[in-house]
Context: one part of a larger RNA
């Protein structure tokens, strides 16, 4: 000198576009953050509509009918494995890069081929009854489906055996054929469709393996029994000690094993002429985690943040028998801390889920609020004005300086205020932002300057006070009676809505 997710002191006019718990992965009140489909289903609690009945002169009131719109709860489908958060753990194929998969999977989507015939038994809701303070739960009876089961049909699919051809990278792979075995389906409709089943191909997303790279300490030198390899079996989508039994005795290591400490990794970012050093906040990719530890279930996909079970710590409710919870989602609270924001608006846009659609949901997102936290831009006026006014300060007492500075005169109106118009973002409709940005007009210099320094390094000097005191200080060093170094004043220098200090880093 540069940089900063900064903090502190003094000061502070506006706008744009960014950023904002670096500490306690500490504990959390409250609200919201994942639903949707009636074009799968039985239905009808509530709302609306229609029709009927009763009372009444009528307004109206009561009541009946799932009849219609629609729809709470329920069965069923899809989604909830995305999106959002955090960085505790992890020194590892975790990440980066380059390969392999002849060892694999992939819902929704695209494409191709073929098919969809018949039958059965339940169950939730509703109803009845019971237990319980509650959470919840038990029994009886009824019923439906794109829920569920059975049969049929079926191979180019899977498995096993056999025969022939081609290819390769060792295990192999591909193709043609034969035999045997196994396995499908669902409807709905406004007649346009939307769906269903099996198989092939694609796309997308993943799993696994490997080469190389990836912190410190040797004041860590030996480590290892599923350990290293083999055979067999199991398991997996798949290879594999992944697991088990048996057999062998191996495997790693001064080219640093093992241990300990620290740490998410990368693209990046900062600095530097570069080499290098430092860094991993915002944004993007990957990984890991979701009160702590473990386990699986469902599913194409999880060993699942707002799912389940078990154990633990903690908090809460309780009728003491038993129950409920998990903000490292968005706000917000307490605590910790030098320190970090609103319990805001909208689904208008972009994107996501569901749906045929209308649409619904979306604290993703888009916006607004707070904060000079940094970056960028603008302003706080411009011109003229000398008897160089007054005042201040210095003085050799003549004068010098503040200083064209002020006043005065003449202008302008950025900004701000007031009045009027008023978007783009949205192709026909739909705008939270927002009566915002922006445009026009009006009056009026009006509403707007500080901070640090002045001994040398280092730009900028005098007077007074103090008297090794009080104090200053980044280093050298100032101060003991004329201090350009302390304190104040005048003057000056630097930067400027900031300035200075401190921390970290090059």
């Nucleotide at each position: 000198g540069g940089a900063u997710g900064a903090a502190c002191g003094c000061u502070a006019g506006c706008g744009g576009g960014a950023g904002g718990c670096u500490u306690a992965a500490c504990a959390c009140a409250u609200g919201c953050a994942a639903g949707u489909c009636g074009a799968g289903g039985g239905g009808c609690a509530g709302c609306a509509u229609a029709g009927g009945g009763u009372a009444g002169c009528a307004a109206u009131a009561c009541u009946c009918u799932g009849a219609u719109g629609g729809c709470g709860a329920c069965c069923g489908g899809c989604a909830a494995a995305c999106g959002g958060g955090u960085g505790a753990g992890u020194a590892a194929c975790g990440c980066g890069u380059a390969u392999g998969u002849a060892a694999c999977c992939u819902a929704c989507c695209c494409u191709g081929u073929a098919c969809a015939g018949g039958g059965g038994g339940a169950u939730a809701a509703c109803c009845c009854g019971g237990a319980g303070a509650a959470a919840u739960u038990c029994g009886g009876a009824c019923u439906a489906a794109u829920a569920u089961c059975c049969c049929a049909u079926a191979a180019c699919a899977a498995u096993a055996u056999c025969c022939g051809g081609g290819g390769g990278c060792a295990u192999c792979u591909u193709u043609g054929g034969a035999u045997a075995u196994u396995u499908a389906a669902a409807g709905u409709u406004c007649c346009g469709g939307c769906g269903g089943u099996a198989c092939g191909g694609g796309a997308u997303g993943g799993g696994c393996a490997u080469g190389c790279g990836u912190a410190a300490c040797a004041u860590u030198a030996g480590c290892u029994a599923g350990u290293u390899g083999g055979u067999a079996a199991g398991g997996u989508a798949a290879c594999g000690g992944c697991u088990u039994a048996c057999c062998a005795a191996g495997g790693c290591u001064u080219u640093g094993a093992u241990g300990u400490u620290u740490a998410g990794g990368g693209g990046u970012c900062c600095u530097g002429a570069g080499a290098g050093g430092g860094u991993g906040g915002u944004c993007c990719c990957c990984c890991a985690c979701a009160c702590u530890g473990g386990u699986a279930c469902u599913g194409a996909g999880a060993c699942a943040c707002g799912g389940a079970c078990c154990a633990g710590a903690c908090u809460c409710c309780u009728a003491c028998g038993g129950g409920a919870g998990g903000c490292a989602g968005c706000a917000g609270u307490g605590g910790g801390g030098a320190a970090u924001a609103u319990u805001g608006g909208a689904c208008a846009a972009u994107g996501g889920g569901c749906g045929a659609a209308a649409g619904c949901c979306u604290g993703a997102u888009c916006c607004a609020g707070c904060c000079a936290u940094g970056c960028c831009g603008c302003g706080u006026g411009a011109g003229u004005g000398a008897u160089g006014a007054a005042g201040g300060c210095c003085u050799u007492a003549g004068g010098g300086u503040u200083g064209u500075a002020a006043a005065g005169c003449u202008c302008u109106u950025u900004u701000g205020u007031c009045g009027g118009g008023g978007a783009c973002g949205a192709u026909a409709a739909u705008g939270a932002c927002g009566g915002u940005a922006c445009c026009c007009g009006a009056a009026g210099a009006a509403u707007a300057a500080g901070c640090u320094c002045c001994g040398g390094c280092u730009a900028a000097c005098u007077u007074c006070g103090u008297g090794c005191c009080a104090g200053c200080a980044g280093c050298c060093g100032c101060g003991g009676u004329a201090a350009u170094a302390c304190g104040a004043a005048g003057g000056g220098a630097g930067c400027u809505a900031g300035c200075g200090u401190u921390g970290u880093u090059c």
The part of an RNA shown here (small-subunit ribosomal RNA, 5' domain) has 506 nucleotides and comes from an uncultured bacterium.